Predicted 3D model of a 328-nucleotide part of an RNA (large-subunit ribosomal RNA, domain IV) from Solanum pimpinellifolium.
NCBI's taxonomy places the organism under Eukaryota, Streptophytina, Magnoliopsida, Solanum, Solanum subgen. Lycopersicon.
It matches the Rfam family "Bacterial large subunit ribosomal RNA". Gene Ontology terms of the family: ribosome and structural constituent of ribosome. Rfam 15.1 lists 51,934 matches to the family in 10,816 species.
Its mean pLDDT, the model's own confidence on a scale to 100, is 84.
The RNAcentral record of the full RNA draws on SILVA.
Context: one part of a larger RNA
RNA sequence: CCAUGUUGAAGGAACUCGGCAAAAUGACCCCGUAAAUUCAGGAGAAGGGGUGCUCUCCUUUCUUUUGAUUAGGAAAGCGGCACAUACCAGGGGGUAGCGAAUAUUUGUUAAAAACUUAGGUCUUUGCAAAGUUGUAACACGAUGUAUAGAGUAUAACACAUGUCGGUGCUGGAAGGUGAGAAGGAGAAGUGUUAUAAGCAUUGAAUGGAAAUCCCAGUAAACUGCGGCAGUAACUCUAAAUGUCCUAAGGUAGUUAAAUUCCUUGUCGCAUAAGUAGAGACCUGCACAAAUGUGUAACUACUGUCGCGCUGUCUCCAACAUGGACCCG
Numbered sequence: 001c002c003a004u005g006u007u008g009a010a011g012g013a014a015c016u017c018g019g020c021a022a023a024a025u026g027a028c029c030c031c032g033u034a035a036a037u038u039c040a041g042g043a044g045a046a047g048g049g050g051u052g053c054u055c056u057c058c059u060u061u062c063u064u065u066u067g068a069u070u071a072g073g074a075a076a077g078c079g080g081c082a083c084a085u086a087c088c089a090g091g092g093g094g095u096a097g098c099g100a101a102u103a104u105u106u107g108u109u110a111a112a113a114a115c116u117u118a119g120g121u122c123u124u125u126g127c128a129a130a131g132u133u134g135u136a137a138c139a140c141g142a143u144g145u146a147u148a149g150a151g152u153a154u155a156a157c158a159c160a161u162g163u164c165g166g167u168g169c170u171g172g173a174a175g176g177u178g179a180g181a182a183g184g185a186g187a188a189g190u191g192u193u194a195u196a197a198g199c200a201u202u203g204a205a206u207g208g209a210a211a212u213c214c215c216a217g218u219a220a221a222c223u224g225c226g227g228c229a230g231u232a233a234c235u236c237u238a239a240a241u242g243u244c245c246u247a248a249g250g251u252a253g254u255u256a257a258a259u260u261c262c263u264u265g266u267c268g269c270a271u272a273a274g275u276a277g278a279g280a281c282c283u284g285c286a287c288a289a290a291u292g293u294g295u296a297a298c299u300a301c302u303g304u305c306g307c308g309c310u311g312u313c314u315c316c317a318a319c320a321u322g323g324a325c326c327c328g
Base pairs, nucleotide, nucleotide: 001323002322003321004320005319006318007317008316010314011313014312019309027051028050029049030048031047038156052078053077054076056074057073058072059071079083091307093305094304095303096302097301099298104114119154122151123150124149125148131140132139157294158293159292162225163224165223166222167221168218169217170216171215172214175213176212177211182206186202187201189199190198226244227243228242229241253287254284265281266280267279269277
């Protein structure tokens, strides 16, 4: 000097990205227990008190009628610094974010806000089902049958879930375009001495499937959801107005947010001092509706503030054990 432990004056997070690590709490019995809440829980909330030994008495159990024993209770006294005497053995509270929860995950740096999930929705499938594997036979689906099976996104619960113009999908006995089959006007060829018939070739109208155009529906389908100007008895602002563009111009809600560039936005709270935090505002660079908003319970999740506690620190010290190291 290092590792692992033990102890520490006064202070008590001043340490640090951050109370990381350590300390503290801890058992059983009694009292007591808030907000909010889905009325189950929250809750061991929080916060208090007791616990040893001796003796007396009461209740009780078993066996037996008397003693011993089991369990519980009451009073009085005694000793120690300390009575759950060692070991073992929850720190707790406020507030916010995300995710409802239980469950799952990167075997060997990530356990989470990621995945899953019950619930709700949409699409598809009538059974030789759709879907999946396979070249195929077959097989699964299923010894199931739409209260079933398959697929997508969402994610308990509560309140909601706006807008069919484009694209997609679904539907539409009309109409336009329109392939093939059918059709066969006409044309030139051959045929003949020349016409004709015949032969073979080409071929217009007509006809008209799917599809498309067209017309509807459909967003818990893929998506998208404006600008400018001036205007109200101080100023500011603009309910209303004008105008351009669009398919339609973001509705409810929420917001410097896990989203806010400018930005340490502005206001008040908390601190002596707060780029953090929580509450508002809305000017949303660039929220927004199964991609919203709220939410009790839950969490080895993430911020932030108090209480208790402490060698984390002010500021280090001593001791024990084992190393490194030094001397022989």